[in-house]
Context: one part of a larger RNA
């Protein structure tokens, strides 16, 4: 010299694109961050029509209330699906196949989606709602009665589909593996619906995509850490797992790491990739992408293609709230907020218009993802704070050898122009038939006026940039080297320089 997720001091006119809790993975009030489908289902309630009974009123066929039963539209607690495993967050943990990167799995699964083929029969018995009673401050719950289904559960049929059985071919990479015929034995479904458009529902192969597993190599400090290891390390047996293994358990051998640094300790989320450097290298790992762990702290399993599950269960614990004292509730490292910490980090904004997800046939619904908008000069890039003329070199002011120098073309003043600005009209693109938070914004067009926009720091050498006056080893500077003790270009001031400009010194950290 460059750099920052930066702080601090003084200063601060727009716009544009970006960043913004690095500290206590500390506690959290309050509101919102995951639902959706009535076209799977029985109810329940509104709404309008039609039939049927009924009671009043009475202008004897009208209104007014109400029961039933069908049919319309809507609404939904509850069974039922999908989805709540993605999408957002954090980085404690980890030194590890966690991760990068290259390679296998004859040891693996994969819901939604796509292609084939096939085939969707016949029954059944229950329970939520709901109705009674009943207990409990509450959370809730018991306990009798009814009821449905794409919810459950028999039975049927079936293949290249599981299991044994014995068998042929090919082929390999050792356990094998792939294709074919045969016997035995097992195994499947769901209906919905403007009623003929669909949408689901089973069984099997194959894709895709997503993930499991494993193995080469790479990647921090300390040896003032030299020895560690009994599921340890191999095998048979058996369990579990989609799956290969001591993954697990019985029994039997008695083996496995290690000075190429093992075991112990500090440290640490890895990487693409960012800063620097000519370059090898060094430091780093905010933002944005890839993986990976984490969800108040441990521990555990249930559901399901898929979790051992941030806003699901359960069980321990701290901790905080309710309580009628017997019990109960919570879990912002999601967005915003709030107290704490700290040198320091923003709105309890606005929409689902876009893009993406969820559900649902679709309208729609639902999204604190996301897309704006707000706060911050926190960085980066533009722009602006005016332009041309103007010497009697005016005034002030600073210096002075008292003649003048200097600010200084600088100001006055002439004439000029409108970026930004202000006002007033018009007015998008992102949307493809409709839909536009941004936003009456961007842009454009008229209009009025020099009008409403400069600081910071430094001037002894390094280092561009000197004078006056105050002070007098004081009161101060200060990166180093050093200034001050009565003539200080080094302290304060003041004039004048110089350098950078909405910024400018300063601290820190990296190179």
């Nucleotide at each position: 010299g460059g750099a920052c997720g930066a702080a601090c001091g003084c200063u601060g006119g727009c716009g544009g694109c970006g960043u913004g809790c690095u500290u206590c993975a500390c506690a959290c009030a309050u509101g919102c961050a995951a639902g959706u489908c009535g076209a799977a289902c029985g109810g329940g309630g509104a709404u309008a029509g039609a039939g049927c009974g009924c009671a009043g009123g009475c202008u004897u066929g009208c209104c007014u209330a109400u029961g039933c039963u069908c049919u319309u539209u809507c609404c939904u607690a509850g069974u039922g699906g999908c989805g709540g495993a993605c999408g957002g967050g954090u980085g404690a943990g980890u030194a590890a196949c966690a991760c990068g990167u290259g390679a296998g799995c004859a040891a693996c699964c994969u819901g939604c989606c796509c292609g084939a083929c096939a085939a969707c029969c016949c029954g059944g018995g229950a329970u939520a709602a709901c109705a009674g009673c009943g207990g409990g401050a509450a959370a809730c719950c018991g306990u009798u009665g009814c009821u449905a289904a794409u919810a459950c559960c028999g039975g049927a049929u079936a293949c290249u589909c599981c299991a044994g059985u014995a068998u042929u071919a090919a082929c390999g990479c050792a356990u094998g593996u792939u294709a074919g015929a045969a016997c035995u034995g097992g195994g499947a479904a769901a209906g919905g619906g403007u009623u003929u458009a669909c949408c689901g529902a089973u069984g099997u192969c194959g894709g895709a995509u997503g993930g499991g597993c494993u193995c080469g190599c790479g990647a921090c400090c300390c040896a003032u850490u030299a020895g560690c290891u009994u599921g340890u390390u191999g095998g048979u047996g058996g369990g579990g797992u989609a799956a290969u293994g001591g993954c697990c358990u019985a029994c039997c051998a008695a083996g496995g790491c290690u000075g190429c640094g093992a075991u112990g300790g500090g440290u640490a989320g890895c990487u693409g990739g960012u800063c620097u450097g000519a370059g090898a290298g060094g430091a780093c790992g905010a933002u944005c992408a890839g993986c990976c762990a984490c969800a108040c702290u441990g521990g555990a399993a249930c559901u399901g293609a898929g979790a051992c599950a941030c806003g699901g269960u359960c069980c321990a614990g701290a901790c905080u709230c309710c309580u009628a004292c017997g019990g109960g509730a919570g879990g912002c490292a999601g967005c915003a907020g709030u107290g704490g910490g700290g040198a320091a980090u923003a709105u309890u904004g606005c929409a689902c218009a876009a893009u993406g997800g969820g559900c649902g046939a679709a309208a729609c619904c639902c999204u604190g993802a996301c897309g704006c908008a707000g706060c911050a000069a926190c960085g980066c890039c533009g722009c602006g704070u005016g332009g041309a003329g103007g010497a009697a070199g005016g005034a002030g002011g600073u210096c002075u050898u008292c003649g003048g120098a200097u600010u200084g073309u600088a100001a006055a003043c002439u004439c000029c122009u409108g970026u930004c600005u202000u006002c007033c009209g018009g007015g998008a693109c992102g949307a493809u038939a409709a839909u536009g938070a941004c936003g009456g914004u961007a842009c454009c067009g008229g209009a009025g006026g020099a009008g409403g926009a400069a600081g910071c720091c430094a001037c002894g050498g390094c280092u561009a940039a000197c004078u006056a006056c105050g002070u007098g080893c004081c009161a101060g500077c200060a990166g180093c080297c050093g200034c001050g003790g009565u003539a200080a270009u080094a302290c304060g001031u003041a004039g004048g320089u110089g350098g950078c400009g909405a910024g400018c010194g300063u601290u820190g950290u990296c190179c």